């Protein structure tokens, strides 16, 4: 100094379930909005957990072998999501929202 990945930020699309019931509090004035708990019922795409195929073990008990091993059962450990699970989020609109498409001057991590 290029370049390639990743994070971060901008702009765009982004789906799914109840505008629940009760209490209470602030607001405000007869229509009700917010918030805070309790409660049924739902939802999977913030976060967050789980784990199949294979893999590995200088562990346990056996088997075979001259020998370095092999090898069967048990445990272990590592192992993926858009599966699962509903902790936590979430169930008009708004916010958020996995993931996708595009920008980019300076700047972050790693090669």
């Nucleotide at each position: 100094c290029a370049g390639c990945c990743g994070a971060a930020u901008u702009c765009u699309g982004g789906a799914g379930a109840g505008c629940g019931g009760c209490a209470g509090a602030u607001c405000g004035a007869u229509g009700g909005a917010u918030c805070u708990g309790c409660u049924c019922a739902c939802c999977g795409a913030a976060g967050g957990a789980g784990c199949a195929a294979g893999g590995c073990c200088g562990c346990g008990c056996g088997g075979c072998g001259g020998g370095u091993g092999c090898u069967g059962c048990g445990g272990g450990c590592c192992g993926a999501a858009u599966c699962u699970c509903u902790c936590a989020g979430g169930u008009a609109a708004a916010c958020g929202g996995a993931c996708a498409g595009a920008g980019g001057g300076a700047g972050c991590g790693g090669c």
Molecule: Glycine riboswitch aptamer
Organism: Betaproteobacteria bacterium